This is a predicted structure of a 453-nucleotide part of an RNA (small-subunit ribosomal RNA, 5' domain) from a wastewater metagenome. The full RNA is in RNAcentral, with records from SILVA.
[in-house]
Context: one part of a larger RNA
Parts: sequence; structure tokens; C1' cells
RNA sequence: GAUAAACGAGUUUGAACAAAGUGUGUAGAGUACACGAGCGGCGGACGGCUGAGUAAUGCAUUGGAACGUACCCCAAACUGAGGGAUAAUCCACCGAAAGGUGGACUAAUACCGCAUGUGCCAUUCGUGGUAAAGCUACGGCGGUUUGGGAGCGGCCAAUGUUCGAUUAGCUAGUUGGUGAGGUAAUAGCUCACCAAGGCUACGAUCGAUAGCGGGUCUGAGAGGAUGAUCCGCCAGACUGGAACUGAGACACGGUCCAGACUCCUACGGGAGGCAGCAGUAGGGAAUUUUCCACAAUGGGGGCAACCCUGAUGGAGCAACGCCGCGUGCAGGAUGAAGGCCCUCGGGUCGUAAACUGCUUUUCUCUGUGAUGAUUAUGACAGUAGCAGAGGAAUAAGGAUCGGCUAACUCCGUGCCAGCAGCCGCGGUCAUACGGAGGAUCCAAGCGUUAUCC
Repeated sequence: GAUAAACGAGUUUGAACAAAGUGUGUAGAGUACACGAGCGGCGGACGGCUGAGUAAUGCAUUGGAACGUACCCCAAACUGAGGGAUAAUCCACCGAAAGGUGGACUAAUACCGCAUGUGCCAUUCGUGGUAAAGCUACGGCGGUUUGGGAGCGGCCAAUGUUCGAUUAGCUAGUUGGUGAGGUAAUAGCUCACCAAGGCUACGAUCGAUAGCGGGUCUGAGAGGAUGAUCCGCCAGACUGGAACUGAGACACGGUCCAGACUCCUACGGGAGGCAGCAGUAGGGAAUUUUCCACAAUGGGGGCAACCCUGAUGGAGCAACGCCGCGUGCAGGAUGAAGGCCCUCGGGUCGUAAACUGCUUUUCUCUGUGAUGAUUAUGACAGUAGCAGAGGAAUAAGGAUCGGCUAACUCCGUGCCAGCAGCCGCGGUCAUACGGAGGAUCCAAGCGUUAUCC
């Protein structure tokens, strides 16, 4: 749908099932990041510490020829095609631990052939040998060969470099040659053979002591003494020895062996080396914080971001040294009180104090606030500095006073106690001992001791 019902477009609810989607969980895979062992690269040979040894393989100065050099700079050439492993990982096992064994898998700028040869090396001048490594945010970063450079290093020579002659002779790889080996390189550096040399009174050898220099202290200088801090060189890393790796070591925080010492142990076996920065013990007359930061400078690694750096920059402790500053300034006489001395008159401490006025270096509080840092990044540090406020406020001691040597009296003591660098003081009148008052010299120091000139 006039009303009611059948019917019914549409709306709502809805079990079950199915698909997509979504959420959570588990397992696996991928990408990016963080952490992380391992393979690989570079650096651990610098920087830092110490002065035992060393009288010359050292150092200083001046020269030399037979060498090396990673990273850095310049130049030339090249950077092709391949291969097999191994750690990590997984599994199994041994050992108390430190550690180790076996099996399986995998990558690379790790490792190895091949190719090429600008070149380089060797050469009997014919020839023979010899290289590489990729990654990429496509900007770059690398690799190999050769030549050159810079800086650095190895080697050689001359001269100088403490004391002792109560050390006068020393030396067999010793001195030289030939050949070989060895080294980056010269060389008895090493070896075989040959010769018999080499050093020494211009001090060999031996013994003692010592790191050397620039410098430092002292001194008018010449000298003498010294070698902390800073710089250059050398040497050492528990003691002795050795090589490996590497451009470079015979290697402080690497390896191996031996020794002394300490520690762990399941008794079989293992671990360690502050002369790095702090710190502990001990010794000693005596010597500091188990601090902060990589902000700066520098170093190592990295394309970088960044990471590491007890180098370094800082802070803390110590009057250890040097320098600077302060602890007030002006006025103030009845020359107060008091002390000391006194010839009892007085003198002196002494304008010193009190008192009055002023200032604020310093100090305390408040505010602000750097340089060091380029645009970013500041441990130091809310530090230095600046401004304001407060108030003489927070701040003086030590030695000496007989002469040398500036500075004197009283009391006590009585060759006692004591002083003293030298001379020397002290035995009843002590400027020399002890105390007091006064004075002198220095002053945040002053004296003593040791030592140098």
C1' cells in the first nucleotide's frame, strides 16, 4: 500500500558457517641503528717515567760515504682473469682454573697461482726473474711498480770530555792481508788460510767515581762548583739472555727461556712485574689528591661522524721558592696610668696609648660577569674582573745587642748554672750566662744545621 490479513520494498536483531580485514601471541626472514667477540688494517718503536749501568758502541763540535725510511709531497705507468682455505658460528669433548682438542660451514683490502711489464732486479749480454684490492652516501677513499723530495734514522773519522803510577806494561780475532759468509750499509762484524803485527810515559792496561750537553749557582773577570725544573742526545724497564713480528724494537704496560720474589690451586698446574698517573707499606730529617676535563694544544685510529689519550690543560695540599700587598691614616701633652732606670731633681717606653676625625687596600655580603673559542664546543668557574653596601673592622713575629758587627742598663747567679762561628766570657761590681726594661736588624717571615762560590 484507505482499514485488517495474506503478500511485501525497506529497517532492525541474529545462532552457525565461509571469505576479506583488524588486534594479540609464537616462530622464521629482511633493512636500519645500538652493543659486541672474531678475521683484517693502522697504531702499541710516539708520548710518559727513571739515571742503575756507561770514562766511551756515550756526549759536544766539525766533517764524511758505503745505507734505510711506514705515514706525507711531486712525477710516470698500471689496477686483467681466477683459485683454495680459515677464524667467528654450530656440534662434541678435556681441564679446578689458566686454557685446550676434534668434526662441520663461511667472508674479506687475509692468503696463493696465472696474465701483462712503463719500469725495476740479475746477466755469461743470448736471456732470465718480478706487481696489484677493492669499497663508495658516485663527491671520493684506496692498491701495485719505479724515480725524486722532505723530515727522521743507521754507520765512519778528527778534536775535546773526572781522579789515581802506592796501577807499567797490555793484546790471539789480537793488528793487517786474501777469499767466503753476513748486514739496509762500511768493517775481524763472522769464518778459513797467510803474515806478525797493534796500543803504551803525549799514561796503554787496571782500579775508583760519573749519564753527557744547552745550561744553573757564584764571581768584576779569569775561574771554581754543579747537571733539579725546561730543551737536545744516550741508556734502562723485576735480574740475566734471546729472537719473532714489523718501515722501524732485539720492544716499559709484547713473546720465549733461566733466576729471585709475590699470589691462586681441586697439588696435576697456573698468574704477575708502578723507574706511567694517583695511592699503600717500608726506609728516612724530609717530599702532595686513589681530584676534574678532553674545552684548549698535541698525538693515534677513522672518508667522516666520532672514539682513545693520568700526554696535556686545570683544580687540591705544603710560606718550599720568587714577586707584590696589608696588618691603618691624620690630629692628640696634664708628656695620663703602668713598667724600667735614677745622682731622687728627673729620664725613658712616648704621640706611643686613651680620645677626636677620616679612609677601606684587604675582609664579609649582594649584584653583574669575562678573555682563553673561529659559526658550534669551556674542565677551569659563577673563577678573574667590575659595581654597591658594611665596618679599623680579619691580620706580627723572629733573631741579636763584648770585638769582628748595627744595637746597654738593672736584677739574679758566683769557674756553678750556662754561652760560644773565631777570639773567648763566668771564681760576688758579668754591657758575653738567665730574667726584665730599652735598643738594633730583618719581616710573613726570622733563626739554626748541611752544602756551593